[in-house]
RNA sequence: GGCGGGUUAGCCAAGCGGCAAGGCAAGGGUUUGCAAAACCCUCAUACGCCGGUUCAAAUCCGGCACCCGCCUCCA
Numbered sequence: 001g002g003c004g005g006g007u008u009a010g011c012c013a014a015g016c017g018g019c020a021a022g023g024c025a026a027g028g029g030u031u032u033g034c035a036a037a038a039c040c041c042u043c044a045u046a047c048g049c050c051g052g053u054u055c056a057a058a059u060c061c062g063g064c065a066c067c068c069g070c071c072u073c074c075a
Stems, first nucleotide, its partner, number of pairs: 001071007010024003018055001026042005048064005
């Protein structure tokens, strides 16, 4: 340098055009003699950044950044 994959809450992770599943953690509550366990509730105003397409973008397109893999070149 080329090609491919990835970037979503504190962590893991689904979703790939129509208002963002789930688990863990955290906070509150019920229960309990106190706890633990169990159960209930809350927890992304927005999906790496910028721009474009569209009535509508996490999702499509372009550029950039970072991470992973492969190839090539140099040493």
Predicted 3D model of a 75-nucleotide RNA (transfer RNA) from a Planctomycetota bacterium. Its Rfam family is "tRNA". The source organism's lineage runs through Bacteria, Pseudomonadati and Planctomycetota. The coordinates come from a structure-prediction model, not an experiment, and the mean pLDDT is 81.